RNA sequence: GCCGUCAUCGUCUAGCCUGGUCUAGGACGUCGCCCUCUCACGGCGAAAACCCGGGUUCAAAUCCCGGUGGCGGUA
Numbered sequence: 001g002c003c004g005u006c007a008u009c010g011u012c013u014a015g016c017c018u019g020g021u022c023u024a025g026g027a028c029g030u031c032g033c034c035c036u037c038u039c040a041c042g043g044c045g046a047a048a049a050c051c052c053g054g055g056u057u058c059a060a061a062u063c064c065c066g067g068u069g070g071c072g073g074u075a
Stems, first nucleotide, its partner, number of pairs: 001074007010028004020058001030046005051067005
């Protein structure tokens, strides 16, 4: 250089193929409240994310193009 693959809450991950369906869901963590003599456990609640730019579309995390970065392969 070329080919393949990946990028979503603090971490891990679902959703992407097949565009719409509550406010992008879940686990762990964090914070608040309840429970308890206190802590832990448990219950309830909250904050928190689509790598960047452009295009298509009434509508894009999802489709298309380009870029950046990680991983693997190849000369």
The prediction has a mean pLDDT of 80. This is a predicted structure of a 75-nucleotide RNA (transfer RNA) from a bacterium. Its Rfam family is "tRNA".